[in-house]
RNA sequence: GUUCGAUAAGAGCAACAGUGGGGCAACUCACUGACGCAAAGUCAUGGGCCAAAGUGUUUGGUCGCCAUGCUGCCGAA
Numbered sequence: 001g002u003u004c005g006a007u008a009a010g011a012g013c014a015a016c017a018g019u020g021g022g023g024c025a026a027c028u029c030a031c032u033g034a035c036g037c038a039a040a041g042u043c044a045u046g047g048g049c050c051a052a053a054g055u056g057u058u059u060g061g062u063c064g065c066c067a068u069g070c071u072g073c074c075g076a077a
Base pairs, nucleotide, nucleotide: 004075005074012037013036016033017032018031019030020029021028022027035064041070042069045067046066047065048062049061050060051059052058053057
């Protein structure tokens, strides 16, 4: 120093369930618990998938589906 990732250390996030709210819906927000995660931080940029309208596309959602860009803790091998 990172193109590397440890039965390390200190942190972090939160699948899904329950309760309450938002949305026509997909889905999402808050709280509690914690499946898991080396970016499970972030950008909807490309693709995939999902929803609404209805025939050709438009609008919306999903980053914990994949890829990419940007940024970040630690320092064993």
The prediction has a mean pLDDT of 82. c-di-GMP-I riboswitch aptamer from a Deltaproteobacteria bacterium, 77 nucleotides, folded computationally. Its Rfam family is "c-di-GMP-I riboswitch aptamer". From the family's description: GEMM was predicted in a large-scale screen for bacterial structured RNA regulatory elements. NCBI's taxonomy places the organism under Bacteria, Pseudomonadati, Myxococcota, Myxococcia.